This is a predicted structure of an 87-nucleotide RNA (c-di-GMP-I riboswitch aptamer) from a Myxococcales bacterium. Its Rfam family is "c-di-GMP-I riboswitch aptamer". Rfam describes the family as follows. GEMM was predicted in a large-scale screen for bacterial structured RNA regulatory elements. The model forms 100% of the base pairs in the Rfam consensus. NCBI's taxonomy places the organism under Bacteria, Pseudomonadati, Myxococcota, Myxococcia, Myxococcales. It was read from a public genome assembly, where an Rfam model found it.
RNA sequence: CCUUGAGAAGAGCAAACCCGGUGGGAGCCGGGGACGCAGAGCCAGUGCCCAGACUCGGAACCGCCGAGGGGUCGAACGGCCGCCGAA
Numbered sequence: 001c002c003u004u005g006a007g008a009a010g011a012g013c014a015a016a017c018c019c020g021g022u023g024g025g026a027g028c029c030g031g032g033g034a035c036g037c038a039g040a041g042c043c044a045g046u047g048c049c050c051a052g053a054c055u056c057g058g059a060a061c062c063g064c065c066g067a068g069g070g071g072u073c074g075a076a077c078g079g080c081c082g083c084c085g086a087a
């Protein structure tokens, strides 16, 4: 340095659920709480999924369909940066 991730050390994050706030909603924020995580750090770029306020087009019984716009990185891929160390 590469591969790699230990019943190692130090540090870190925080699912479900509860309380408060916020949003039309998915969801998000704060507090509590830990199922888990070697990136469960950052980015919504790809496609999946979720929602259906608003705009455009189509349809005209209906968010019914498509696009824009929204959410999710703790499902996957991709990009950026990074801690520790045994065999």
Stems, first nucleotide, its partner, number of pairs: 005084001012037002017032006035074001041080003045077002049071002054068005